[in-house]
RNA sequence: CGAGUCGGUCGGAUGAUCGCGGGCAACUGGCUUUAUUGCAAGAUGUUCGAGGAAAGUCCGGACUCCACAGGGCAAGAGUGGUGGAUAACGUCCACUUGGGGUGACCCACAGGAAAGUGCAACAGAAAGUAAACCGCCUUGCGCCAUUUAUUUGGAGCGAGGUAAGGGUGAAACGGUGGUGUAAGAGACCACCAGUAUUUAUGGCGACAUAGAUAGCUAGGUAAACCCCACUCGGAGCAAGACCAAAAAGCAGGCGACGGCCCGUCACAUACCUGCAGGUAGGUUGCAACAGGUUGCUGGUAACAGCAAUCGCAGAUGGAUGAUCAUCGCUGCGCAAGCAGUACAGAAUCCGGCUUACAGACCGACUCGUCUU
Repeated sequence: CGAGUCGGUCGGAUGAUCGCGGGCAACUGGCUUUAUUGCAAGAUGUUCGAGGAAAGUCCGGACUCCACAGGGCAAGAGUGGUGGAUAACGUCCACUUGGGGUGACCCACAGGAAAGUGCAACAGAAAGUAAACCGCCUUGCGCCAUUUAUUUGGAGCGAGGUAAGGGUGAAACGGUGGUGUAAGAGACCACCAGUAUUUAUGGCGACAUAGAUAGCUAGGUAAACCCCACUCGGAGCAAGACCAAAAAGCAGGCGACGGCCCGUCACAUACCUGCAGGUAGGUUGCAACAGGUUGCUGGUAACAGCAAUCGCAGAUGGAUGAUCAUCGCUGCGCAAGCAGUACAGAAUCCGGCUUACAGACCGACUCGUCUU
């Protein structure tokens, strides 16, 4: 200097004019009330006011209700190497195994194929405890040629043995070398690989390294069905609570908990289900909590503890916009200047994951080249 990998931050700024929503303070009148009690409005001052993803609604919870959310079964769903973190999770951290990369690093739906079922085009004899196409060997029967001679050679048909050689295929009952055999074959032997059992060392563990025994050789696929292990009550802020208003019932059921059983409570004017009718305005839930920031301690880390400090939206016909000027950044241009400035708006809240994103900055590490 170039190329890359991982992590973090920002993602427009300032001023002027006009315009929005909340809090606090006091003021003005209106309605209302026993009452500055409540409601809405007006103007004044002051202060606060959309995100890193607010998106997707994919996970997990907090919270609320169903009497307890108790015990179990079935169904369904989820997770799937080990150890930790967390309120919890399918998230995060570290490690192990496997794969990719020269490397920094990245990826994995990472238990079980000897419980069972299924699937794998074509080719091939045969695609799983599946097989004999060409071959090799033994033997029977004819045939042809040859010979002193079933002496020698060749081809064909049948029976038996074989899977070492050849072919097909992504993959063919471990590989190489030998012994042995009629010819062969883990049939046997040596070495290697795998598998099973096991010993030692290291590790919390998954596992790693080094041995021992055994001829045991058991293909692939489970984000195919399935088996194994573990986890999971239901519904959801339109949950709920309160005030106001209105009011018409009818039919069915012993009930409450998604299904079933046990248990518990209740026997009602309740409650539930279906059909039908009426009313529907407000308050609350609703922003102070698994909260943010800084520092210290512990930990490899995720994170935890302690101390200090801060309060950072709360709408509901649903709030921050418009105009002007200057500057910033990016691209083009010698310059003047011109053009552009991303993705995109809370709605109970929080922890994640996934997706979208013009551009800028910071840090650490890897590889290559050059110079010293």

A computed fold for a 372-nucleotide RNA from an Actinomycetota bacterium, annotated as Bacterial RNase P class A.
Of the family's consensus pairs, 94% are formed in the model.
The prediction has a mean pLDDT of 78.
Rfam family: Bacterial RNase P class A. Rfam links the family to the GO terms tRNA processing, dimeric ribonuclease P complex and ribonuclease P activity. By type it is a ribozyme.
Taxonomically the source falls in Actinomycetota (Bacteria, Bacillati).